[in-house]
Molecule: c-di-GMP-I riboswitch aptamer
Organism: Nitriliruptorales bacterium
RNA sequence: AAACGGCAAACCCGUCGAGAGGCGGGGACGCAAAGUCACGGGGCCCGUUGAAGGGCCGGCCGGGCUGCCUCG
Numbered sequence: 001a002a003a004c005g006g007c008a009a010a011c012c013c014g015u016c017g018a019g020a021g022g023c024g025g026g027g028a029c030g031c032a033a034a035g036u037c038a039c040g041g042g043g044c045c046c047g048u049u050g051a052a053g054g055g056c057c058g059g060c061c062g063g064g065c066u067g068c069c070u071c072g
Stems, first nucleotide, its partner, number of pairs: 006031002011026006029059001035065003039062003042057005
């Protein structure tokens, strides 16, 4: 650079949850890992006088594992 495709932000509807948020449908802002893992950092929720502690976020960063195509 190309090709088959893939995922799906915000928002809306439904649903689960105390909440962050998850799930399903619609919808596309974007993504070459926007596949997966909560290990480290960070953020969010619960909790505490403050801690401790518990939960959530992988599309915040790092890292592990895995994957499609290919002219260079």